[in-house]
A computed fold for a 73-nucleotide RNA from a Bacteroidia bacterium, annotated as transfer RNA. The source organism's lineage runs through Bacteria, Pseudomonadati, Bacteroidota and Bacteroidia.
RNA sequence: GGUGAUGUAGCUCAGUUGGUAGAGCACCAGACUGAAAAUCUGGGGGUCGGCGGUUCAAGUCCGCCCGUCACCA
Numbered sequence: 001g002g003u004g005a006u007g008u009a010g011c012u013c014a015g016u017u018g019g020u021a022g023a024g025c026a027c028c029a030g031a032c033u034g035a036a037a038a039u040c041u042g043g044g045g046g047u048c049g050g051c052g053g054u055u056c057a058a059g060u061c062c063g064c065c066c067g068u069c070a071c072c073a
Base pairs, nucleotide, nucleotide: 001072002071003070004069005068006067007066010025011024012023013022019056027043028042029041030040031039049065050064051063052062053061
């Protein structure tokens, strides 16, 4: 330099054919306990990598850029 994959919550990841952004773990509070752990209940937390485009509507489709990984040279 070329090709492909990938980027969503603190972490690991879902998100169908474009139609109100979710789970597990972690965190916070409560219940339980003599006190913890475990368990149960509830809660907070997101400009969906960035900028544009298409569309009534974009995490999803298109273009460019950036990060990461793999392969080729």
The same sequence occurs in records of 2 taxa.